Notes:
Predicted 3D model of a 91-nucleotide RNA (c-di-GMP-I riboswitch aptamer) from an uncultured Anaerolineae bacterium. It matches the Rfam family "c-di-GMP-I riboswitch aptamer". About the family: GEMM was predicted in a large-scale screen for bacterial structured RNA regulatory elements. The sequence was found by an Rfam model in a public genome assembly. The coordinates come from a structure-prediction model, not an experiment, and the mean pLDDT is 84.
[in-house]
C1' cells in the first nucleotide's frame, strides 16, 4: 500500500401513538415522537411470503340492491432471499 472484521469517533434513518391530509381499503405523506436499525439506502418488472380487494367474475336473489367466496394490476423494502450503491477505520 490494498482487502476482511469489529472497537472508537462523526453522524444517519426513525417504530408505535396522536394531529391532518390522500386513498374503498390495505396502506402513504408531513408534523410532532423514539420502539429499534451497520445498510432500517434504492429496487415490488429478481424470487417468495404477508396485508387489502375498488373494479371484476361465481353463488344467493324473480330483478336490484345487499351478502358471501375469489381475484392484484394496489400495498409491505423496519418479512425473507436476491441485486446495486454506500460513511469512519484503532486493534
Nucleotide at each position: 500500500c490494498u482487502c476482511g472484521a469489529u472497537a472508537a469517533a462523526g453522524g444517519g434513518c426513525a417504530a408505535a401513538a396522536c394531529a391532518a391530509a390522500c386513498g374503498a381499503a390495505a396502506g402513504u405523506u408531513u408534523g410532532u415522537g423514539a420502539c429499534g436499525c451497520a445498510a432500517a439506502g434504492c429496487c415490488a418488472a429478481a424470487g417468495g411470503g404477508u396485508c387489502u380487494a375498488a373494479a371484476g367474475u361465481u353463488a344467493u336473489c324473480c330483478c336490484c340492491c345487499g351478502u358471501a367466496a375469489c381475484c392484484a394490476a394496489g400495498a409491505u423494502a423496519g418479512c425473507c432471499u436476491g441485486g446495486c450503491u454506500g460513511c469512519c477505520g484503532a486493534u